[in-house]
RNA sequence: GCGGCAAUAACUCAAUUGGUAGAGCGCAACCCCUCCAAGGUUGAAGUUGCGAGUUCGAGUCUCGUUUGCCGCU
Numbered sequence: 001g002c003g004g005c006a007a008u009a010a011c012u013c014a015a016u017u018g019g020u021a022g023a024g025c026g027c028a029a030c031c032c033c034u035c036c037a038a039g040g041u042u043g044a045a046g047u048u049g050c051g052a053g054u055u056c057g058a059g060u061c062u063c064g065u066u067u068g069c070c071g072c073u
Stems, first nucleotide, its partner, number of pairs: 001072007011024003019056001027043005049065005
């Protein structure tokens, strides 16, 4: 230098050929319990790495770019 893969909640990961961004775990409140743990209910937490484009609509498609990993030279 070239090619491929990955980046989404604090963490680990989903999201069906473009149509309301979710789960587990963690966190907070409440219930249960003599207390703790366990269990139950509810809630908060997201600029989908970043910047543009296409589209009525983008996590998803296109271009550029950053970081990490792998391969080639």
Transfer RNA from a Bacteroidaceae bacterium, 73 nucleotides, folded computationally.
Rfam family: tRNA. Rfam classes the family as a transfer RNA. About the family: Transfer RNA (tRNA) molecules are approximately 80 nucleotides in length.
Its mean pLDDT, the model's own confidence on a scale to 100, is 81.
The sequence was found in a public genome assembly.